[in-house]
RNA sequence: GCAGUCUGCCGGUCUGUCGCUCAACCCUUCCGGUUGGGAGGAAAGUCCGGGCAACACAGAGCACCAUACUUCCUAACGGGAAGCUGUCUGCGAGGGCAGAGUAACGUAACAGAAAAGGACCGUUCCGCACAUCUGAUGAGGGGUGGAAUAAGGGUGAAAAGGCGAGGUAAGAGCUCACCGGGUAGUAUAGCAAUAUAGUAUGCCGUACGUCUUAUGGGUUGCAAGGUCAUGUACACCGGCGUAAGUAGGAUGGCUCGUCCGAUGCCGGGGGGUAGACCGCUAAAGCUUGCCGGCGACGGCAAGAGGAGAUAAAUGACAGACGCUUUCGCUGCAAGGCGUAAGUACAGAACCCGGCUUACAGGCAGACUGCUUUU
RNA sequence: GAUUUGCUAGCUCAGCAGGUAGAGCACAUCCCUUUUAAGGAUGGGGUCCCGGGUUCGAGCCCCGGGCAAAUCA
Numbered sequence: 001g002c003a004g005u006c007u008g009c010c011g012g013u014c015u016g017u018c019g020c021u022c023a024a025c026c027c028u029u030c031c032g033g034u035u036g037g038g039a040g041g042a043a044a045g046u047c048c049g050g051g052c053a054a055c056a057c058a059g060a061g062c063a064c065c066a067u068a069c070u071u072c073c074u075a076a077c078g079g080g081a082a083g084c085u086g087u088c089u090g091c092g093a094g095g096g097c098a099g100a101g102u103a104a105c106g107u108a109a110c111a112g113a114a115a116a117g118g119a120c121c122g123u124u125c126c127g128c129a130c131a132u133c134u135g136a137u138g139a140g141g142g143g144u145g146g147a148a149u150a151a152g153g154g155u156g157a158a159a160a161g162g163c164g165a166g167g168u169a170a171g172a173g174c175u176c177a178c179c180g181g182g183u184a185g186u187a188u189a190g191c192a193a194u195a196u197a198g199u200a201u202g203c204c205g206u207a208c209g210u211c212u213u214a215u216g217g218g219u220u221g222c223a224a225g226g227u228c229a230u231g232u233a234c235a236c237c238g239g240c241g242u243a244a245g246u247a248g249g250a251u252g253g254c255u256c257g258u259c260c261g262a263u264g265c266c267g268g269g270g271g272g273u274a275g276a277c278c279g280c281u282a283a284a285g286c287u288u289g290c291c292g293g294c295g296a297c298g299g300c301a302a303g304a305g306g307a308g309a310u311a312a313a314u315g316a317c318a319g320a321c322g323c324u325u326u327c328g329c330u331g332c333a334a335g336g337c338g339u340a341a342g343u344a345c346a347g348a349a350c351c352c353g354g355c356u357u358a359c360a361g362g363c364a365g366a367c368u369g370c371u372u373u374u
Numbered sequence: 375g376a377u378u379u380g381c382u383a384g385c386u387c388a389g390c391a392g393g394u395a396g397a398g399c400a401c402a403u404c405c406c407u408u409u410u411a412a413g414g415a416u417g418g419g420g421u422c423c424c425g426g427g428u429u430c431g432a433g434c435c436c437c438g439g440g441c442a443a444a445u446c447a
Stems, first nucleotide, its partner, number of pairs: 001370010012321007020038007040345001044356002047354005052221004059256004064217005069083005084099006100212002104210005120153002122149007130141001132139002161179002164176003180204002182201003186197004225278004236268005248260004286303007322343004327338004375446007384399004393430001401417005423439005
C1' cells in the first nucleotide's frame, strides 16, 4: 500500500421565504401575536422480557407452550458477558450451528442379501445320489439337502469399532497387544462445565424423532382502563331457567375445588354514538468524571431539562457549504482548480430492557493475510 | 396501534410421524355427433411466496424476510 476480521461510534451544517404542532404569556368574542420545545439508531418487524391497567385476587391434578453445557450479569428474559465440548467453514484474524437424560418406543425412501442382531454370492463341515481317477483303502469334481460363519464382494448418506497376532473345520472381541470411543471410580488443576494422568471393565453402529426429567408460564392488552358528554330499541328469532345457591357465569383448555349468581343468562341478528379529558410521559431514563470487575455490568458524585400528535405535527422551496465518486486541467509530489452525479434506511403513537431486519457514506481501536521499502 | 390466520397448477383446495406433489374445474388433441353442448380417452402445465439452516434427503422441521386477509373502541 491492497484485501479483510472483530468491537465501538457518527450518519449532515448554515442562511432566506412560506408553513405544522405543543406549552407559557399577551391581546381578544373568535381570528391572532411573542418566546421556547418538537423523531431514530433502528422510531421498523411486533419476536422475547418487564413495568402499568383491568378481569368477583387467580388453589390442585392433567393437558398445552417455552427453555435446556458451565459460571455470572440483570427488574426480568427465550437477551447479554466470560469460558467448556463437539462439528462445519475460512490460508488467517475469525465466523456459523449444536450441547439435560437414554429406561422404553418409532423411522431410515430408492438401491442392497441385510438398515440391526442381517446369510445373496463366497468360505467351511456333514449327509445323499452321480460320473471320473486308482489294483484297492481312498482322492478330488460339479449337483443337491442340512448346519456353521460377519473375514472377502458389491449397494448405500450410513454396513455391525480399526489393525495385527493367536485360535479355528472355516471364522468371529472368541482371546491378546496397540489405537479410537463409552462407562465407573481415583489423583491433580479449575467456583463449575471440563482438561490432563493413570486404574478397572470387551461395554462398542449412526442420525432424527417420540418420550422422560428439571425450570418457568393466570388471561387480556393503553382500542387496557376511568370520567364527562352525545345517542338509542331489553326491536325480532332460537335455547335454558325463574326461588334453588337451581339455570348460568368467572377462574386461558379439561376434571375437581373455590367464588359470583338471577324480572335473568347464552347464542343469532339488529339500532345508536364516532366527541372531549385523564391514563400520557421524570424514566429499572440520559450525560460527564472517579472507583470495582477480564467482561456483561455495578457503586458513588456532579450536571442538564429535551416530542406528546389523533387522520395524526416535527415539513416544503431556493441558495451556499461539507462529504463521496467520475472526467478534465495543473503540479516531481502532497495537493489545487473546474465539471457532472450522488448524499442512505427510514417517521414516535403507553413506557422501558433486549433480539432481528433495513441502511448512501464515514470515523476510531485491536488484529489477520499478501506485497513493497528500510 | 394491538391480536390472529393464510400463501401448493390459470382457479378452488388436498398432502405427513420428512422419502422425488395430487384431485376437481379450466386448457390442448382425439373419439362420439350433421354441428354444438354433454359424455369418453389421452396429454401438457409447479421457483410448493422468498432467502438461509438442520438432514443422505425439506412443500412439511428451525431462523429471518415479503405479501394478503380477519378481529378488537
Molecule: RNase P RNA; transfer RNA
Organism: Tannerellaceae bacterium